[in-house]
Formats: sequence, C1' cells, structure tokens
RNA sequence: CUCAUCGAGAGCGGUGGAGGGAUGGGCCCUGUGAAACCGCGGCAACCGGCGAGACGAACGCCAGAGCGUAAGCCUCGUGCCAGGUGCCAACUCCCGCGGAGGAGACUCCGAGAGAUGAG
Repeated sequence: CUCAUCGAGAGCGGUGGAGGGAUGGGCCCUGUGAAACCGCGGCAACCGGCGAGACGAACGCCAGAGCGUAAGCCUCGUGCCAGGUGCCAACUCCCGCGGAGGAGACUCCGAGAGAUGAG
C1' cells in the first nucleotide's frame, strides 16, 4: 500500500502500585487494585490442516455420444480440528466529517480514523 472483517463470543491467580478505555470531547472502568509482566484457563476461526459438494483450464481414452484423471476456484444451518496470529467491560463504549428522516429528543446510511488477519 491492497483486500477482508469489526452489533456475537470468551477471565481467574501471582507480581505490581495509579492509571486505563488509540486521538479531542463525552461517558465509563479502576485501592472491592489501573497499566505492564508472568502462569494457567477460555473465545473465535483470518491464515493453516482435513472432509464433503458444485464448477472446472488442461490432459488421456473413444468412430461418436461420452467416459476418466485433474491444477484451480467456490460453497458448506457455525462441516470437523486448533498448528501460526489475534482476542477475553461497555457496538471499534458513543460522538467528531458528509448525507437522509424528524418540531425536537433522536434514528438511519456512508466516509474518515483505528484494530486484527492475509498478501
């Protein structure tokens, strides 16, 4: 930089000792112990492995209709596993920019930013 996803899910213990939720605002969490590190546990299924099915470049056989092999690709109410990552308060906690609806409160759609994975 590109692509995909982001309304679901899953926490205890030890060390530590005041912060944390990316950023500004809001609103929260936190001495009933923040961040960070360690141990164990868990969630999920992006990559990976396995299986089933559809399509199928190409190749082989055949007089022909056709048959066989098959790279690849797609799908599977959540197919199964869990090796590499990731994650385990709140929709990515909400808003910030643009648009639509509404008298308003507010609701919805999109962008941007961010996070994670793959390349």

Description: Model confidence (mean pLDDT): 82 of 100. The RNA shown here (SAM riboswitch aptamer (S box leader)) has 119 nucleotides and comes from a soil metagenome. The RNAcentral record of the sequence draws on MGnify. Rfam family: SAM riboswitch aptamer (S box leader). Rfam links the family to the GO term regulation of gene expression.